The RNA shown here (FMN riboswitch aptamer (RFN element)) has 112 nucleotides and comes from uncultured Ruminococcus sp. Model confidence (mean pLDDT): 84 of 100.
RNA sequence: UCUUCGGGGCGGAGUGAAAUUCUCCACCGGUGGUGAUAGUCCACGAACAAGCGCCAGCUUGCCGAGCCUGUGAAAUUCAGGCACCGACGGUUAUAGUCCGGAUGUGAGAAGA
Repeated sequence: UCUUCGGGGCGGAGUGAAAUUCUCCACCGGUGGUGAUAGUCCACGAACAAGCGCCAGCUUGCCGAGCCUGUGAAAUUCAGGCACCGACGGUUAUAGUCCGGAUGUGAGAAGA
């Protein structure tokens, strides 16, 4: 420098004119790090907001949530238990799971 890869999840029941959006149960977990494996630790990306711009992009901001017990040399990462969290716009009704920006962006990973 180039190529490829690089986000999962609404199933059942109830109410209703209307809900995969509400209620009960269920389901999902990006990237790197770490004395041992992480949605909740540390850091990053995405998203979102503001400013700037030659409209390519840049800068700044913002950036969710975990405890207890056990094992061990070592674990907020494992085992057991009980919790908690999830951008923006849309919608006959409030969305982590539907539709959309997005055949996008991307931390990064692998290869040449």